The RNA shown here (SAM riboswitch aptamer (S box leader)) has 123 nucleotides and comes from uncultured Psychroserpens sp. The prediction has a mean pLDDT of 78. The source organism's lineage runs through Bacteria, Bacteroidota, Flavobacteriia, Flavobacteriales and Psychroserpens.
[in-house]
RNA sequence: AUGUUAUCAAGAAAGGCGGAGGGAAUAGACCCGAAGAAGCCUUAGCAACCCUUAAGCCAUUAAGAAGGUGCUAAAUUCUACUUAAAAGCGUGAUUCAUUUAUUGCGAUUUAGAUAGAUAACUC
Numbered sequence: 001a002u003g004u005u006a007u008c009a010a011g012a013a014a015g016g017c018g019g020a021g022g023g024a025a026u027a028g029a030c031c032c033g034a035a036g037a038a039g040c041c042u043u044a045g046c047a048a049c050c051c052u053u054a055a056g057c058c059a060u061u062a063a064g065a066a067g068g069u070g071c072u073a074a075a076u077u078c079u080a081c082u083u084a085a086a087a088g089c090g091u092g093a094u095u096c097a098u099u100u101a102u103u104g105c106g107a108u109u110u111a112g113a114u115a116g117a118u119a120a121c122u123c
Stems, first nucleotide, its partner, number of pairs: 003121006013043005021032003026080004044072003049068002051064005076115001081112002085110002089106006
């Protein structure tokens, strides 16, 4: 680097070195940062993918944390895409004497997709 599956609104920080950026990429927004960013190291912690133990109706469930990863600002910080779904809102058009009805668009919420991250397996 390829593919498959699962998860991604919970949780968990101090110190040292370092010295201006960082929040994956593009655009926009919004944040973090000289009261010290990225990166590296040490220690601590979180979680439970692999793992260990027990049970099992063989779907799974419960407990654990020695080891391999991962993680420790904000939802994966938010938005972007949709012949999608539901509800109400705003607005335009048509219809109607009016009420109304039909329909387009926009924003919002939810869901999904794309992209990404992590794990396990795989080529």